[in-house]
Molecule: small-subunit ribosomal RNA
Organism: uncultured organism
RNA sequence: UUGAUCCUGGCUCAGAAUGAACGCUGGCGGCGUGCUUAACACAUGCAAGUCGAACGAGAAAUCUUUAGCUUGCUAGAGAAAGUAAAGUGGCGCACGGGUGAGUAACGCGUGGGUAAUCUGCCUCCGAAUCGGGGAUAACAUUGCGAAAGCGAUGCUAAUACCGGAUAAAAUCUGGUUGGCUUCGGUGAACCGGAUCAAAGGUGGUCUCUUUAUAAAAGCUACCGUUUGGAGAUGAGCUCGCGUACCAUUAGCUAGUUGGUGAGGUAAAGGCUCACCAAGGCGACGAUGGUUAGCUGGUCUGAGAGGAUGAUCAGCCACACCGGAACUGGAACACGGUCCGGACUUCUACGGAAGGCAGCAGUAGGGAAUAUUGCGCAAUGGAGGAAACUCUGACGCAGCGACGCCGUGUGAGUGAUGAAGGCUUUCGGGUCGUAAAGCUCUGUCAGAAGGGAAGAACGGCGGUAUGGAUAAUACCCAUACCGAUUGACGGUACCUUCAAAGGAAGCACCGGCUAACUACGUGCCAGCAGCCGCGGUAAUACGUAGGGUGCGAGCGUUGUUCGGAAUUAUUGGGCGUAAAGCGCGUGUAGGUGGCUUGUUAAGUCGGGUGUGAAAUCCCUGGGCUCAACCCAGGACGUGCAUCCGAAACUAGCUCGCUAGAGGACAGCAGAGGGAGGUGGAAUUCCUAGUGUAGAGGUGAAAUUCGUAGAUAUUAGGAGGAAUACCGGUGGCGAAGGCGGCCUCCUGGACUGUUCCUGACACUGAGACGCGAAAGCGUGGGUAGCAAACAGGAUUAGAUACCCUGGUAGUCCACGCCGUAAACGAUGGGUACUAGAUGUUGUGAGAUAGACCCUCACAGUGUCGUAGCAAACGCGUUAAGUACCCCGCCUGGGAAGUACGGCCGCAAGGUUAAAACUUAAAGGAAUUGACGGGGGCCCGCACAAGCGGUGGAGCAUGUGGUUUAAUUCGACGCAACGCGCAGAACCUUACCCAGGUUUGACAUGCACCGGCACAGCGAGGAGAGUCGCUGGCCCGUUUCGGGACGGUGCACAGGUGCUGCAUGGCUGUCGUCAGCUCGUGUCGUGAGAUGUUGGGUUAAGUCCCGCAACGAGCGCAACCCCUGCCCGUAGUUGCCAACAGGUGAUGCUGGGGACUCUACGGGGACUAUCGGUGUGAAACCGGAGGAAGGUGGGGAUGACGUCAAGUCCUCAUGGCCCUUACGCCUGGGGCGACACACGUGCUACAAUGGGGCGGACAACGGGGGGCGACCCUGCGAGGGGGAGCGAAUCCCUGAAACCGUGUCUCAGUUCGGAUUGGAGUCUGCAACUCGACUCCAUGAAGGUGGAAUCGCUAGUAAUCGCGGAUCAGCAUGCCGCGGUGAUACGUUCCCGGGCCUUGUACACACCGCCCGUCACACCACGAAAGUUGAUAUACCCGAAGUCGCCGGGCCAACCGCAAGGGGGUAGGUGCCGAAGGUAUGAUGAGCGCUUGGGGUGAAGUC
Repeated sequence: UUGAUCCUGGCUCAGAAUGAACGCUGGCGGCGUGCUUAACACAUGCAAGUCGAACGAGAAAUCUUUAGCUUGCUAGAGAAAGUAAAGUGGCGCACGGGUGAGUAACGCGUGGGUAAUCUGCCUCCGAAUCGGGGAUAACAUUGCGAAAGCGAUGCUAAUACCGGAUAAAAUCUGGUUGGCUUCGGUGAACCGGAUCAAAGGUGGUCUCUUUAUAAAAGCUACCGUUUGGAGAUGAGCUCGCGUACCAUUAGCUAGUUGGUGAGGUAAAGGCUCACCAAGGCGACGAUGGUUAGCUGGUCUGAGAGGAUGAUCAGCCACACCGGAACUGGAACACGGUCCGGACUUCUACGGAAGGCAGCAGUAGGGAAUAUUGCGCAAUGGAGGAAACUCUGACGCAGCGACGCCGUGUGAGUGAUGAAGGCUUUCGGGUCGUAAAGCUCUGUCAGAAGGGAAGAACGGCGGUAUGGAUAAUACCCAUACCGAUUGACGGUACCUUCAAAGGAAGCACCGGCUAACUACGUGCCAGCAGCCGCGGUAAUACGUAGGGUGCGAGCGUUGUUCGGAAUUAUUGGGCGUAAAGCGCGUGUAGGUGGCUUGUUAAGUCGGGUGUGAAAUCCCUGGGCUCAACCCAGGACGUGCAUCCGAAACUAGCUCGCUAGAGGACAGCAGAGGGAGGUGGAAUUCCUAGUGUAGAGGUGAAAUUCGUAGAUAUUAGGAGGAAUACCGGUGGCGAAGGCGGCCUCCUGGACUGUUCCUGACACUGAGACGCGAAAGCGUGGGUAGCAAACAGGAUUAGAUACCCUGGUAGUCCACGCCGUAAACGAUGGGUACUAGAUGUUGUGAGAUAGACCCUCACAGUGUCGUAGCAAACGCGUUAAGUACCCCGCCUGGGAAGUACGGCCGCAAGGUUAAAACUUAAAGGAAUUGACGGGGGCCCGCACAAGCGGUGGAGCAUGUGGUUUAAUUCGACGCAACGCGCAGAACCUUACCCAGGUUUGACAUGCACCGGCACAGCGAGGAGAGUCGCUGGCCCGUUUCGGGACGGUGCACAGGUGCUGCAUGGCUGUCGUCAGCUCGUGUCGUGAGAUGUUGGGUUAAGUCCCGCAACGAGCGCAACCCCUGCCCGUAGUUGCCAACAGGUGAUGCUGGGGACUCUACGGGGACUAUCGGUGUGAAACCGGAGGAAGGUGGGGAUGACGUCAAGUCCUCAUGGCCCUUACGCCUGGGGCGACACACGUGCUACAAUGGGGCGGACAACGGGGGGCGACCCUGCGAGGGGGAGCGAAUCCCUGAAACCGUGUCUCAGUUCGGAUUGGAGUCUGCAACUCGACUCCAUGAAGGUGGAAUCGCUAGUAAUCGCGGAUCAGCAUGCCGCGGUGAUACGUUCCCGGGCCUUGUACACACCGCCCGUCACACCACGAAAGUUGAUAUACCCGAAGUCGCCGGGCCAACCGCAAGGGGGUAGGUGCCGAAGGUAUGAUGAGCGCUUGGGGUGAAGUC
């Protein structure tokens, strides 16, 4: 997610954080922080130098001065100055600073080891510092070169270089002694042997020696130098443990693993080499691939965890890319060297130079990240004896709201609730004490003044003490005093001045989520984190007012954690939601019964070391507070080590028998394999009998059959399957197993004792079994039967049905390895109520068997507790626990692609992603639906009668037409409907002419005498103009009423929205239903009641029941009608009486009757019988006018259809306002190729026409009905009585009856149409009325498919009345007259109740699947193309090492020759880049192609 519910499950949000970026906005300060991208390329400046107290040499400008003099030049001297610059030498340059490319590694972290090592400078303790030699740079001269630079000759110094001496507690080695030891070694003492050093400088000084003013040696102090020991610091190596993802990477490895020997290193070691052996690593994940610097920490979280590795700190790696060594204590070296490569720059083209991942800065990339600043004052570093120099480390400043923290933008008072804005129901409300006004304050910013701390060292001056010395000098050390040193910066801070003055925005306001209105827009523009808003009343878009939240910020975006128990250790699941492998055997692994002793690995307790600092936490302190900083403490779950404990786990061990197994005796069984054998049936063959059909189906046909089928009898052949028994019976691990007999064979179960002694459970991989179909080879084939063929069915029918029929089904052997392989439920053990079947065995009881009872093992049903979302499960668990395995993590894409493995193939197995989506899903609930079921109704069907559909006409509608044909109504439930009546009017439409406070209402202001009536003019009229007459009331200046004009408010609208509404109405349906309270059940939606058994027209009534009651409906109460009674009799009636007439209730009279109209009675299943539950009720009968609701009407439950109506009325909103309003004339609503609905009249003889005759009811009537008389053929006309009506009139009812005529025809049927002549209504019948008369006489001969109405005084048929209305009726609403058929509920339609299924809920007119076409998106395949990489080979720079070294060479030896030694050069191994070949592999692109996803209302 649903109509609602519970659950599963994903998606989304609210929190915190950030090296951030973007949008809008921006007062101040403090503290932090700032290239996350191109380890891209870099202009310019700076970032590592220093020491003259190691050494040699050594300027110039300028100034002073001297000389010459051609008065502005030359030369000399002094100062500058032993300075600058350069060189030799020493130390430093391996630190500091940057970056994170590489690295999955002893790289890092943590804890150890080094007895396998080194350590400059520093500290402490020893010893020493003797005596010689030869060069060389600088420099000078000179050569080459554009330059960079290089060479030759000559000179010179040293703390540079080289011999020699001496030397130990150093190194090597021999011996003795004792110690430690991991047994490898190690270190200590003693006695021997061999080997290895050095450098001086500065200051002071003269006691001794020499020259002798003063120096030198010497002495002394300090700094160095050499050699040892110890320490500190730093480093190297090594080990345990920890350290990302991929198994769609499963095997990797030849210096590989080990040994021996050698080389090499500071040092162990295949580190390297020779030889020998064949090892080493790996499922506890080797090898390969991808990604990544690691950590302290940081962010988040309740925690466990997850994510991360900026700033700060530790380690590592790197320095344009690749390789290499040199120097050195340390480098294979960021600002060193060499070589190769790319790039850039210079060039005289021959050659050279360079390396910002130092600080600034530039270009580029990018969403994005700062100044080419100041200073060495502080801290730290290098050199120096020191002063000092250097230091882009660092300290500061600058830029950026990038972050955190602090602070301000004022405070009090102030109601005419100002103006103004917004809104409004027009009253008001709100912004709002907010503002103004009044009274105050002074933070920040501004101005002026004052003004720190950070500074102490050091050196200098002075004083004192000590050391050394011959010395009270000098020097050194220490202490005290004094002056000196600040980039920041005139900064922090303080004081004063003036002044509310200069300082608020951003997002949001449909729900989640705090905050609502108006206008604009109209599925447009747009919003959106999710759900979702927007199609004319948008709290969701845009704007405004108001509000909410935060606030110098606020939002958005990205990212991380959280919420998410949504990977579940803490802390999830797997019957049906995703999830139990199809089943077994069993390896590794995990887990494991009772008991003795022991060990101490796990475990527990304690101690020690470590766990860097910073951070977090606590306490305290410093900046006014805070952020920030400082000090102390605590924590640091970890690792290592020592001591202790011994319950549990584990190891070893003594035992045990309850688990497990074995032996023995029974026993059931479709358990498996092989061989044999039986009967029934089908089919076929042969023969007989026999004749025309058989077969098949819903019905048929294909098919078989006269060449003899089917049927039937006998015989034979062959294959397959095993009826009955047969059963939620049995067996098996599952798949599965079914005639009978024999053989072989597995397992279970029961019973009894004995034996073994934990031998057990599970089980990743592995191995085996595994339905059907399928595949291979060879057989077999009766029946059945994919494919296929034919026949049917059908719109089609590649199906269902029928006739045939091949693979296959069967057998043997071999594959396949999947199923809804299901109990959709893995295996094992233990525990936890029962009841009742059934199978097997045993026991008890019995003499024995059955029955019965009990036990064990199976197999079913129901059910308690419990569980579960529910359904359900429930000793055969889905309960309670433990052990082991497998599996799941939203839906789709997809069990698909690629890759691997398996397979003959089909295919199987393992198994993704891009992309897309807000759901997909489970269970249950209420409805609705079903060509599901049950029960029951209805003119629903059936049985009938009469119609419609065909004709003509009437009428309504569609369509078309038109200036307009006004509008509405559209299945039933629009269509003779609104319209109970369009010639004008109506009228809303069209054309034309007019009018604007209006045809109509109310109010205000002003003006006027009018209003009104009559006459005239022109005009189509509306209207306009003119003439005449002409008000009322009152407290009479004047006011009021009515009226006219002018101007304001406003009127008016049949204009839109019935999907904004009220009211009214239709419909389901006069169907029997629809609900509520309380209770109960359910987690809940809901259920129960309302279901069930009967019954009824009915939820009508009865019975039963966790329900008991109640309401709206049903029924009844109301009206009409049917019978009777009472009362009352006029206008109604007339039986008896009387009168009268040609006749008549005509008259008197009467109330009896009919009738009228008021009131009663009557019918209630009351009574009898039967049935039924002694019920409700039903059936039948009697009586009765009427009998089971007597007939009819009114009456319409909860609701449904966004049903109809804004054009009855009312009404929100919108729209028009000299027009969409109003008035008027004319036209239209009446058009006409056509289509449909509803009707009328017919088609005729049950009829038409003529004549005569009979019987109603409901109603209506005053601008009316109109008798009667006259008149006209008639419609009518002229008179006109009576009647406001039980009195008079409309009013003659017609069908009907009687009589005679027509005789089956387009007629004596039918009456349309048309011509002529009239009547009536009306201002007016042309468009466009009705009627009459004469004439005309169309279609039509009973209506295709289809379809409608009706069950009794009904259908059918016949006439009559009324409303509307001047006139107009085939329509509508009523009235009476005559007066017919139903076995029944299978089917069609509609409905009610129960039940069932559902993926439907807009509810079957639902939902929804696939192909095709189009567009877009991502992906796979694909000839090929472009990378990095592995292996083999080729070539081979620099360079170390080895060899050669005939060339060259100062130190040593040697008188010399020469030797020793060194070296240029050559060469070998290795070796980067490069080349060739092959392999494997990642990614991008790729004509074409494949499926997938998403799209508007396309197609089938």